[in-house]
């Protein structure tokens, strides 16, 4: 060159103008500063906050994770290993704990689907009407299937098989590395123990509901209203039940009525960036520095200009025939927009850019 | 904002691991002088999409898409 992995920025930019929200200052004219994202998205895990007044101990049922070790505030995340799988290679994928605790399914084919079978068939022996047929041995061959109760050679037999040997695979024991998961080799066993756990389950962790429309503070209007239940300790009080403290008088349901207001919660944080140091790394730890949206029918945006990146026609030059460069005329800016906040995962991105690495071919 | 369900034939549903079914609607044909009703036959499904486990997926799991619900204060 071609063709790939993989990690990370970017995703218009500068000027001018005329507006929108916040927060300061104003002499009330204005002037100063700030103003979306990596996903503000999905709402799909894990926290902060607020409420249900709290607390403890036991079983029970719900649901959620699932090799191993580390990071975290804490995760169903991150990193770093280990097994299995694909790629020739970088590398990239995995719900990856139990199937010898129990229990369920395994359709159709098929002889036989789990202590399971003999259709064809292969072998001794007997009859024969020479077509085959019967007692009885095998599970090597064929066939069905998504799977047939270990595979490859050998020896063994009528003729066969773990029937008996190697060596693979499987189990148990023990040894050596390694935190560990697990690898490696050693000695027994002797074929038994198919798959499914994203069927019920088992084992081990680990877990209270509900949401900023939580909650709070004040103004206003109305009927602080009817009906039912449930109750002064035998009721409620973080899923049931027990058991013990403590706390409590009032709460539920279902009709009806009134208002569509104003403050707060509301942004200084598990923050940002620089530097140094500790870890393979996630990530920590220590200085320094910075202040950075806060709407509430809901700002962050519109015209002009120049430049970038880009698509199509037309033309010129060039050329390794793939393109490249220059002119003019047209169009044209990805995926989408904060709502109480943070860490992640998922999902949608035009198109540019930047580092490492493989594999081909070619050139020195 | 914030909470939860739904998706299967034209419509209204069941169906929840092994042949996609029911009722109405649609065509034909018979029955009537017609027509309805009835009757006998028949058509007609990307089971909302795209992946995963599984020998097999509507169904069991994950993302995505569309469409309904509920949640305000006085309380």
């Nucleotide at each position: 060159g071609c063709g790939g992995a993989u990690g990370g920025c970017u995703g218009g930019a500068u000027g001018g103008u005329c507006g929108c929200g916040g927060c300061g200052c104003u002499u009330c004219g204005g002037c100063g500063u700030c103003g979306a994202g990596g996903a503000a998205a999905g709402u799909c895990c894990g926290g902060g906050c607020u409420c249900c007044a709290c607390a403890a101990a036991g079983g029970c049922a719900c649901g959620g994770u699932g090799c191993c070790g580390g990071g975290u505030a804490a995760c169903c995340c991150c990193c770093g290993g280990c097994g299995g799988g694909g790629g020739c290679a970088a590398c990239c994928c995995c719900a990856g704990g139990g199937a010898c605790a129990g229990c369920g399914c395994c359709a159709c084919a098929g002889a036989g689907a789990u202590c399971a079978g003999a259709c064809u068939g292969c072998c001794u022996g007997g009859c024969u009407c020479c077509g085959g047929c019967c007692c009885g041995g095998c599970a090597c061959a064929g066939g069905u299937g998504a799977a047939a109760c270990g595979g490859u050679g050998g020896g063994g037999u009528a003729a066969a098989a773990g029937c008996c040997c190697a060596c693979c695979g499987c189990g148990c024991g023990g040894c050596u590395g390694g935190u560990a998961a697990c690898a490696g080799g050693c000695g027994c066993g002797g074929c038994a123990u198919g798959g499914c756990a994203a069927g019920c389950c088992c084992c081990a962790c680990c877990g209270g509901g509900a949401g900023c429309a939580a909650g709070g503070u004040c103004a206003g209007a109305u009927a602080g209203g009817a009906g039912g239940g449930a109750u002064c300790a035998c009721g409620g009080c973080c899923g049931c039940c027990u058991u013990u403290g403590g706390c409590u008088u009032u709460c539920c349901c279902u009709c009806g009525g009134g208002u569509a207001g104003a403050c707060u919660g509301c942004g200084c944080g598990a923050g940002g960036c620089c530097g140094c140091g500790g870890g393979c790394a996630a990530c920590c730890g220590c200085g320094g520095u910075c202040c950075c949206a806060g709407a509430u029918g809901a700002a962050u945006g519109g015209c002009c200009a120049u430049c970038c990146a880009u698509g199509g026609c037309g033309u010129g030059c060039u050329u390794u025939c793939g393109g490249g460069c220059g002119c003019g005329c047209c169009g044209g800016g990805a995926c989408a927009g904060a709502a109480c906040c943070c860490g992640g995962c998922u999902u949608a991105c035009a198109g540019g850019c930047c580092a490492u690495c493989c594999g081909c071919a070619a050139u020195a | 904002g914030g909470g939860c369900g739904c998706u299967u034939a034209g419509c209204u549903c069941a169906g929840c691991g092994g042949g996609a079914g029911a009722g109405c609607a649609c065509u034909g044909c018979c029955u009537u002088c017609a027509c309805a009703c009835g009757g006998c036959a028949g058509g007609g499904g990307u089971c909302g999409c795209u992946g995963g486990u599984u020998c097999a997926a509507u169904c069991c799991c994950a993302g995505c898409a569309g469409c309904g619900c509920c949640c305000a204060c006085c309380a």